[in-house]
RNA sequence: AGCAGUAUCCGGCAAACCCGCCGAAAGGCGGCGACGCAAAGCUACAGGGCCUUUACUGGCAGCCAGCUGCACCG
Repeated sequence: AGCAGUAUCCGGCAAACCCGCCGAAAGGCGGCGACGCAAAGCUACAGGGCCUUUACUGGCAGCCAGCUGCACCG
């Protein structure tokens, strides 16, 4: 340095409900709030899967996954 791991430190993110707005919808944005998360950071054109639509119309990564990253006891 790398891989794995997660005791500890600095911290980080923020489910559901509710309120307001956008949307045909799924869902998204903001506020409140914490169910949880060692990647709950990024990627929807690496891939799979799921949801939505009259429509390959749109969406979800906190479903699997790909890429990247902080600390360091054992």
Model confidence (mean pLDDT): 88 of 100. A computed fold for a 74-nucleotide RNA from Coriobacteriales bacterium OH1046, annotated as c-di-GMP-I riboswitch aptamer. The sequence is in RNAcentral, with records from Rfam. Of the family's consensus pairs, 94% are formed in the model.